[in-house]
This record gives sequence, structure tokens and C1' cells, in this order.
RNA sequence: CUGUUAUCACGAAAGCUGGAGAGAUUAGACUCGAUGAAAGCUUAGCAACCCUACAACUGUAGAAGGUGCUACAUUCUAUUCCGAUUUAUCGGAAACAGAUAACCC
Repeated sequence: CUGUUAUCACGAAAGCUGGAGAGAUUAGACUCGAUGAAAGCUUAGCAACCCUACAACUGUAGAAGGUGCUACAUUCUAUUCCGAUUUAUCGGAAACAGAUAACCC
């Protein structure tokens, strides 16, 4: 980097360096940020995709290792459909896009 499949519920943070941005991208909104953003490092933790054990599959238990993650929150709208209604909002479903994992190119 290409594609396929699964999930996107819950959960879990402190320190040091750093020094102005961050919440994936574009626009708008909203939110976080000098009481210190991103990023890096250390330690700790969460979860259970790969994994480990039990007998064999859709089971149960676990956490040594490979990833991942540790504000709200995949924040909302910029697509479609449905419902309600104060006619401009609210709620729901799907799609698109994205994230993570396993396999593949």
C1' cells in the first nucleotide's frame, strides 16, 4: 500500500521531555488546550483481534507474547429513509468515510 472478513458496546493514566496546537481529512458547529496541545520516552493499566490452556466447532478460563487503546466521542451536520412535532428541531435505521485486528497483494 490493495482487497476480504469481524468489531466500533464497555473499559483503562501517571511521570519526564516538549512548547501550540488537538479531536482522521475539507467546510461549518461544538469541545479540549500555557492550570501546558501534538509528538517522543518510561512505567502502569484496559480490552481480548491474534494468542495460551481445557476435549473438537459457535464454549469456558487466562494474559506470557504480537498489535491496539487509556477526555467527551467513530462528537454532530454537509447522503438516503422512517417516526414525532412546536416547522425547525428531536429520535431511530442504513449508507459513505474512517479506526483497529486477522489474513491477503
A computed fold for a 105-nucleotide RNA from Flavobacterium aquatile LMG 4008 = ATCC 11947, annotated as SAM riboswitch aptamer (S box leader). Its Rfam family is "SAM riboswitch aptamer (S box leader)". About the family: The SAM riboswitch is found upstream of a number of genes which code for proteins involved in methionine or cysteine biosynthesis in Gram-positive bacteria. Its family is annotated with regulation of gene expression in the Gene Ontology. Lineage of the source: Bacteria > Pseudomonadati > Bacteroidota > Flavobacteriales > Flavobacterium aquatile. The same sequence occurs in records of 2 taxa. The coordinates come from a structure-prediction model, not an experiment, and the mean pLDDT is 78.